A computed fold for a 101-nucleotide RNA from Aliicoccus persicus, annotated as SAM riboswitch aptamer (S box leader). Model confidence (mean pLDDT): 84 of 100. The RNAcentral record of the sequence draws on Rfam.
[in-house]
RNA sequence: CUCUUAUCAAGAGUGGUGGAGGGAAGUGCCCGAUGAUACCACGGCAACCGUCUUUUAGACAAGGUGCCAAGUCACUGUUAUUUAUUUAACGAAGAUGAGAG
Numbered sequence: 001c002u003c004u005u006a007u008c009a010a011g012a013g014u015g016g017u018g019g020a021g022g023g024a025a026g027u028g029c030c031c032g033a034u035g036a037u038a039c040c041a042c043g044g045c046a047a048c049c050g051u052c053u054u055u056u057a058g059a060c061a062a063g064g065u066g067c068c069a070a071g072u073c074a075c076u077g078u079u080a081u082u083u084a085u086u087u088a089a090c091g092a093a094g095a096u097g098a099g100a101g
Base pairs, nucleotide, nucleotide: 001101002100003099004098005097006096007095008094013042014041015040016039017038021031022030023029025076026075027074028073043068044067045066048064049063050060051059052058053057072093077090078089079088080087
């Protein structure tokens, strides 16, 4: 990087470094000198892998990942629906885990 598969409405922040954009793309909207994004330390959340048990399930959190603004921030395509891009479903794309090449 590609493929398969599962999940994505819940949950969880302080300090330090640093100094301008950032939230994947476009549009919107939002975050940001009251210091964002990023990185580091510590802390936390969750329970995919994992461990255990009395194994249609439950418990745990030492280890491997992941995550800690906003539903994956919303939408983008299709279908249905609506006075209405109104609402809903599915999809696409993306993210993460597990497995394979």